[in-house]
RNA sequence: UUAUCGAGAAAGGUGGAGAGAUUAGACUCUGUGAAACCUUGGCAACCCUUCGGAAACGAAGAAGGUGCUAAAUUCUAUCCGCAAUGGCGGAAAAGAUAA
Numbered sequence: 001u002u003a004u005c006g007a008g009a010a011a012g013g014u015g016g017a018g019a020g021a022u023u024a025g026a027c028u029c030u031g032u033g034a035a036a037c038c039u040u041g042g043c044a045a046c047c048c049u050u051c052g053g054a055a056a057c058g059a060a061g062a063a064g065g066u067g068c069u070a071a072a073u074u075c076u077a078u079c080c081g082c083a084a085u086g087g088c089g090g091a092a093a094a095g096a097u098a099a
Stems, first nucleotide, its partner, number of pairs: 001099005010040005018029003023077004041069003046065002048061005073094001078091005
């Protein structure tokens, strides 16, 4: 810089109190064992492989490089529209991942 972010996918061991990125608020998970680390498995299909195609792109695959495996990126925060006041939608910002 570009693309994506309401889908999907858990068991065991070590560990022993926190965790959900940061700040604030809400909410949630957690001694029926948090974070972190390790092992095995799984998900997905960005890179990748094959096929088709001039390309855009489409289909299939999963050995390898990443990533992920509670809740929408848990929700809100700024702006816009609608609603009417507690809500809905869109955009941004910030963040995550890949190339």
Record summary:
This is a predicted structure of a 99-nucleotide RNA (SAM riboswitch aptamer (S box leader)) from Epilithonimonas vandammei. RNAcentral holds the sequence, with entries from MGnify. NCBI's taxonomy places the organism under Bacteria, Pseudomonadati, Flavobacteriales, Weeksellaceae, Epilithonimonas. Its mean pLDDT, the model's own confidence on a scale to 100, is 85.